[in-house]
RNA sequence: AAAAUGUUUCAGGGCGAGGUGAAAUUCCUCACCGGCGGUAAUGGGGCGUUCUGCCUUUAGUCCGCGAGCGGAUAGAAAUAUCCGCCGAUUCGGUGCGAUUCCGAAACCGACGGUACAGUCCGGAUGAAAGAAACGAUAC
Repeated sequence: AAAAUGUUUCAGGGCGAGGUGAAAUUCCUCACCGGCGGUAAUGGGGCGUUCUGCCUUUAGUCCGCGAGCGGAUAGAAAUAUCCGCCGAUUCGGUGCGAUUCCGAAACCGACGGUACAGUCCGGAUGAAAGAAACGAUAC
């Protein structure tokens, strides 16, 4: 200097009002919410030496992942490995360049339960993409 590796902690939000009904936070009208990594132009915020400067931040619908569902194999089981499935965006503006900025209008949301659920209850005091902190060894 480079690569591999360990431990710990953290790691998801949302039904308020009205209507129908015997019964709905499940239907209807309006309301509300948005995991992780990447990308991010001339957007937002901050700093300074004010410049072709530096720092930081920005996508539910783009790319990838997790979660979820189904199956196969091994196993007494816990579980492990593998395979498959897995939602949704357009129009206008600026510009050399944007599905990320600005404006507008749309759209989407596992499984089990229950009057049909993104928002309630449950698996779940779980698991996990990943984030942070700390440490040791060998070459």
Overview: The RNA shown here (FMN riboswitch aptamer (RFN element)) has 139 nucleotides. It was read from a public genome assembly, where an Rfam model found it. Of the family's consensus pairs, 94% are formed in the model. Model confidence (mean pLDDT): 77 of 100.